Transfer RNA from a Gemmatimonadales bacterium, 71 nucleotides, folded computationally. The sequence is in RNAcentral, with records from ENA and MGnify.

C1' cells in the first nucleotide's frame, strides 16, 4: 500500500431486472386448570447518496461497515 469478497425484518436464509417472501424470535387468538407442546392469525428489512431503465435488492459510481488474500 494493492486486490477480492459481503452489507435483506430482532437472527438466520430466499427472492431470473417486474407485488419483497420463508424460518426462529415477538405480539394476539385457538387448544390446555397453568406452563409448555401444537394449530391459526399478524407485526417487522433492501448499509447510506447518485446514474442507467418504463421498471433496481439485483446493474453501474462514490461514500461508510466488516472480512479474506499478497505485501
Nucleotide at each position: 500500500u494493492g486486490g477480492c469478497c459481503c452489507c435483506u425484518c430482532g437472527u438466520c436464509c430466499a427472492a431470473u431486472g417486474g407485488c419483497a417472501g420463508g424460518a426462529c424470535c415477538c405480539c394476539g387468538g385457538a387448544u390446555u386448570u397453568u406452563g409448555g407442546u401444537u394449530c391459526c392469525g399478524g407485526u417487522a428489512a433492501u448499509a447510506g447518496a447518485g446514474g442507467u431503465u418504463c421498471g433496481a435488492a439485483u446493474c453501474c459510481u462514490c461514500u461508510g461497515g466488516g472480512g479474506c488474500c499478497a505485501a
It matches the Rfam family "tRNA". The family's RNA type in Rfam is transfer RNA.